[in-house]
RNA sequence: UUCUUAUCAAGAGCAGGCGGAGGGACUAGCCCGAUGAAGCCCGGCAACCGGCGUAAAGCACGGUGCUAAUUCUUGCGGAUUCGAAUGGGAGCAUUCGGGUCUGAGAGAUGAGAG
Repeated sequence: UUCUUAUCAAGAGCAGGCGGAGGGACUAGCCCGAUGAAGCCCGGCAACCGGCGUAAAGCACGGUGCUAAUUCUUGCGGAUUCGAAUGGGAGCAUUCGGGUCUGAGAGAUGAGAG
């Protein structure tokens, strides 16, 4: 780096230390940040693999991982619904905008394979 597969609505420091301006993958938005960002250490959580446990629960011991907001929302499609405009005599149709649900895509993490 590629492929397969499972999961992504829970959980985790409102003044711990160093550090100093950025960060939330990308787009658009919307947020977080000198009442201190990223990163590192410590602490914590417990999703996956292993270990302990007859097993369920559990432990946090080893390997990863995680520790603002649903994967913060969104990007492609479907269903449904509300509003507006236009057309039509009406049922209704089309377009635009918004809400809800849902599938995919993208991304993240584990495990396995090349």
SAM riboswitch aptamer (S box leader), 114 nucleotides, folded computationally.
The sequence was found by an Rfam model in a public genome assembly.